[in-house]
C1' cells in the first nucleotide's frame, strides 16, 4: 500500500429507513442503628467527522479519521 470488520450513554453491547433501548456503573428516595444486598425513581447520546440519497438516515451510497485483523 491493499482486502475485511468496527466506531452509538461513564463501561460492555442491542436498535427492520420511521420519537435511541438494554445491563453494570452514577445520583435520589425506600429499607437498616448504621453498612451491604433489595425494592422504586431519575440524571446521562446534537450515534466518529464531511457530503449524498430520502417526506424521514444510527441505518443505504461516497469520502475522511481511529481501532482490529489478514495479505503484500
Nucleotide at each position: 500500500g491493499g482486502g475485511c470488520u468496527g466506531g452509538u450513554a461513564g463501561a460492555u453491547c442491542a436498535a427492520c429507513g420511521g420519537u435511541a433501548g438494554a445491563u453494570c456503573g452514577c445520583u435520589g428516595c425506600c429499607c437498616u442503628c448504621g453498612c451491604a444486598c433489595g425494592g422504586c425513581a431519575g440524571a446521562g447520546g446534537c450515534u466518529u467527522c464531511g457530503g449524498g440519497u430520502u417526506c424521514a438516515a444510527a441505518u443505504c451510497c461516497c469520502g475522511a479519521c481511529c481501532a482490529g485483523u489478514c495479505c503484500a
The RNA shown here (transfer RNA) has 72 nucleotides and comes from a groundwater metagenome. Rfam family: tRNA. Rfam classes the family as a transfer RNA. About the family: Transfer RNA (tRNA) molecules are approximately 80 nucleotides in length. The sequence is in RNAcentral, with records from ENA. Model confidence (mean pLDDT): 82 of 100.